[in-house]
């Protein structure tokens, strides 16, 4: 001095799956019943890393929560800003 690496912020894109069916009323809300979703979240196993011991590990996989019109949220991906550190 600076990352192709880690955090974190804006911005922009971002899937799925009932605008289901009763019952309360406060006409937007709460309960409850079928029926689906998975790319927020947990939780589970592995290829694999690691290894004394023992852990770490998905976008697989289960739906406990969450969600199924529209809003919201969204893993991930891009641009930008700051910080960090590995390296020089």
């Nucleotide at each position: 001095c600076c990352a192709u690496u880690c955090g974190a912020g804006a911005u922009g894109g971002g899937a799925g799956a009932g605008a289901u069916c009763c019952g309360g009323c406060u006409u937007g809300c709460c309960g409850g019943g079928c029926g689906c979703c998975g790319a927020c979240g947990g939780a589970g196993c592995a290829a694999c890393c690691c290894c004394c011991c023992a852990g770490g590990a998905a976008a697989c996989u289960c739906u406990c929560a969450g969600g199924c019109a529209a809003a919201a949220g969204g893993a991930c991906c891009a641009u930008c800003u700051c910080g960090a550190u590995a390296g020089a």